RNA sequence: GUGGCGGUAGCUGAGUUGGUAAAGCUCCAGACUGUGGAUCUGGUGAUCGCGAGUUCAAAUCUCGCUCGUCACU
Numbered sequence: 001g002u003g004g005c006g007g008u009a010g011c012u013g014a015g016u017u018g019g020u021a022a023a024g025c026u027c028c029a030g031a032c033u034g035u036g037g038a039u040c041u042g043g044u045g046a047u048c049g050c051g052a053g054u055u056c057a058a059a060u061c062u063c064g065c066u067c068g069u070c071a072c073u
Stems, first nucleotide, its partner, number of pairs: 001072007010025003019056001027043005049065005
């Protein structure tokens, strides 16, 4: 340099025939317990790497940029 895959919550990670985003762990509160842990109940938290375009509507489609990774040169 060329091509493939990937960037979504503090961490992991689903959602890609377009209709404003799950879940687990963590965290907070409560129940239980002599205390803690475990367990159970409830709750907070991501407008989706950045910018632009298409569309009534974009995590999703198109273009550019950027970061990671793999292969090739």

The prediction has a mean pLDDT of 81. The RNA shown here (transfer RNA) has 73 nucleotides and comes from an Acidobacteriota bacterium. Its Rfam family is "tRNA". It is annotated as a transfer RNA. From the family's description: Transfer RNA (tRNA) molecules are approximately 80 nucleotides in length. NCBI's taxonomy places the organism under Bacteria, Pseudomonadati, Acidobacteriota. The sequence is in RNAcentral, with records from ENA.